[in-house]
């Protein structure tokens, strides 16, 4: 100097005039003070809260799926392990089980899992032809070649008629132990076995853990109005109803459907909490936990922050709360900071 990897911050600023809205003061004019995000988005997870409701058990069904931690909890986060990618910093991981069973692997190929003989190799053994050389049939073979994403472990030596774990050495694989580690796992460890033989579970399935439902349009209260309306069916604990389905249990005693009428107003829920901030202290590799200090930071409801002027500059991206919080995912112009990796050049 170039190229990269990971993490963090910011997301126009200043001044003036008028306007909107919450709270407080005043009650009259007005004054004071506060007022959209890192994702407010998607509605994908997990909860707080409210109701069913006194609410238990099972089946089916759903979710997760290496190990250990964190958390209110999670499909999230942290650290570790296995596998894969990258020269590397780093990144990805739908990562339990194929020896319970079933299914699938197109085409090509002889054959795709209790899976093989197309081209080859042999002529030991048996038979036939031939003086011989040699040839053919029965038979042997899966080391070589070919097909394919994948073809009955790999390399070498011996052996054989030719071969083959057929035997042996080493590697690989399975089993048992030992050592380290909480564990997943690891091992230039030991013993043993010629060797359970492809893949696929993001196929069905098996295994382990886990799971009530509905949702702020939840729900509570106040006021007002109407028609305390009409009809049909079922029905007494052997029946019916009760917030996913079915069964048992439990509770309750009427239940279901149709027609018609009234109301759609107001208050609460609605923001002080799993809260924010801290170059603070302690513990921890870390996520995080504990302590100390400090702050109160939008609560609208046909839906609040808009208009205009001037200056400035990095010339402004994605984009607006609607009960709240913890995550994940997606979008993001430009600017700034830190750590690390590789390459080139010079000293």
């Nucleotide at each position: 100097g170039a190229a990269g990897u990971c993490g963090g911050c910011u997301g126009g600023a200043c001044g003036g005039u008028c306007g909107c809205u919450g709270c407080c003061c005043a009650u009259u004019c007005g004054g004071g003070u506060g007022g959209a995000g890192g994702a407010a988005a998607g509605u994908c997870c997990g909860g707080g809260c409210u109701c069913c409701a006194u609410a238990g058990g099972g089946c089916a069904g759903g979710g997760c799926g290496c190990c250990a931690g964190g958390u209110a909890a999670c499909a999230c986060c942290u650290g570790g392990g296995g596998g894969g990618c990258g020269u590397g910093a780093g990144c990805c991981u739908a990562c339990g089980g194929a020896a319970a069973g079933u299914g699938c692997c197109a085409c090509a190929g002889a054959a795709a899992a209790c899976a093989g003989a197309c081209c080859g190799c042999c002529a030991a053994a048996g038979c036939c032809c031939g003086u011989c050389a040699g040839g053919g049939c029965u038979g042997g073979u899966a080391a070589g070649g070919g097909u394919g994403a994948a073809a009955a472990g790999g390399u070498g030596c011996g052996g054989u008629a030719a071969g083959a774990g057929c035997g042996c050495a080493c590697c690989g694989c399975g089993g048992c132990g030992c050592u380290g580690g909480u564990a997943a796992c690891a091992g230039u460890c030991g013993c043993u076995g010629g060797c359970a033989c492809g893949g696929u579970a993001a196929a069905c399935c098996c295994c382990g853990c886990u799971c009530g439902g509905a949702g702020c349009a939840a729900g509570a209260c106040c006021a007002a109005a109407u028609a305390g309306g009409g009809g049909a069916g079922c029905a007494u604990g052997a029946c019916g109803u009760g917030u996913g389905g079915c069964c048992c249990g439990c509770a309750c005693g009427g239940c279901u459907c149709c027609c018609g009428g009234g109301u759609a107003g107001g208050u609460c829920g609605c923001u002080a909490c799993a809260g924010g901030c801290g170059u603070c202290c302690c513990g921890g590799u870390g996520a995080c936990g504990g302590g100390c200090g400090u702050c109160g930071c939008a609560g609208a409801u046909g839906a609040a922050u808009g208009a205009u002027c001037g200056u400035u500059c990095u010339c402004g991206a994605c984009a607006g709360a609607a009960c709240c919080c913890g995550g994940c995912u997606u979008a993001u112009a430009g600017g700034c900071c830190g750590a690390c990796u590789u390459c080139c050049u010079c000293u």
Molecule: Bacterial RNase P class A
Organism: Plasticicumulans acidivorans